Model confidence (mean pLDDT): 82 of 100.
This is a predicted structure of a 116-nucleotide RNA (SAM riboswitch aptamer (S box leader)) from Flavobacteriales bacterium UBA5871.
Rfam family: SAM riboswitch aptamer (S box leader). Its family is annotated with regulation of gene expression in the Gene Ontology.
Of the family's consensus pairs, 97% are formed in the model.
[in-house]
RNA sequence: AACUUAUAAAGAAAGGUGGAGGGACUGGCCCUGAGAAACCUUGGCAACCCUUGUUCCAUCAAGAAGGUGCCAAUUCCAAUUCCUGUUUCGAUAGCGGACCGGGAAGCAGAUAAGUC
Numbered sequence: 001a002a003c004u005u006a007u008a009a010a011g012a013a014a015g016g017u018g019g020a021g022g023g024a025c026u027g028g029c030c031c032u033g034a035g036a037a038a039c040c041u042u043g044g045c046a047a048c049c050c051u052u053g054u055u056c057c058a059u060c061a062a063g064a065a066g067g068u069g070c071c072a073a074u075u076c077c078a079a080u081u082c083c084u085g086u087u088u089c090g091a092u093a094g095c096g097g098a099c100c101g102g103g104a105a106g107c108a109g110a111u112a113a114g115u116c
Base pairs, nucleotide, nucleotide: 002115003114004113005112006111007110013042014041015040016039017038021031022030023029026078027077028076043071044070045069048067049066050063051062052061053060075108080105081104082103083102084101085100087098088097089096090095
């Protein structure tokens, strides 16, 4: 790198170096010289691995030493498909279109563990 599984509307600071970008991509919309990215120090959040309960397994509960991760905005929102609500336009009925909402699945990405 690839594949598999699980999770995601919660949570979490300060200082230093640095000097213009960043929020994955596309379109929006945001953050940012009252200082972006990146790096360092300390702090914290959380509970995937981990430890314990009882462990053989699943589940549940507790813990937070260790391995990761994270500390703006729901994965910031949307994207593809399907269902649906109000309003409105067209139409002979059925029905079709438009704007704005709601729901489900999926795609993509993120994190962890495992396989390779």